[in-house]
Molecule: transfer RNA
Organism: Candidatus Melainabacteria bacterium
RNA sequence: GGCACGGUAGCUCAGAAGGUUAGAGCGGGCGACUCAUAACCGCCAGGUCGACAGUUCGAUUCUGUCCCGUGCCA
Numbered sequence: 001g002g003c004a005c006g007g008u009a010g011c012u013c014a015g016a017a018g019g020u021u022a023g024a025g026c027g028g029g030c031g032a033c034u035c036a037u038a039a040c041c042g043c044c045a046g047g048u049c050g051a052c053a054g055u056u057c058g059a060u061u062c063u064g065u066c067c068c069g070u071g072c073c074a
Base pairs, nucleotide, nucleotide: 001073002072003071004070005069006068007067010026011025012024013023019057028044029043030042031041050066051065052064053063054062
């Protein structure tokens, strides 16, 4: 340098048919339970869906460019 895949919550990842409100587990906070702690249970907070542009009435989702990571080839 070329190709492929990925980038979504603090971490690991799902999701998407273009539209109803963006989710799970872990982690964090609070509550409940307990003599107490843990576990289990309930609730809550936390996201410019990598960046910019394009298409569209509407983009996290489609297209282009760029950035970052992984793998393969040279």